This is a predicted structure of a 71-nucleotide RNA (transfer RNA) from a Nanobdellota archaeon. Its mean pLDDT, the model's own confidence on a scale to 100, is 81.

RNA sequence: GCGUGAGUAGUCUAGUGGUAUGAUGCAACCCUCCCAAGGUUGUGGAGCGGGUUCGAUUCCCGCCUCGCGCA
Repeated sequence: GCGUGAGUAGUCUAGUGGUAUGAUGCAACCCUCCCAAGGUUGUGGAGCGGGUUCGAUUCCCGCCUCGCGCA
């Protein structure tokens, strides 16, 4: 340089053109003599820019970062 895959909460992860799932973490409460465990509720997320669309996390283009292959 070329090709290819990925980028979603603090961390890991699912999924899809119609406001994103779960786990874990964190906070409060319940339970308990206390802690741990358990339960309930809350918290917090689509890499950046542009395009298409009534509507984009999803489709298209470019860029950035990471991985793999070729040279």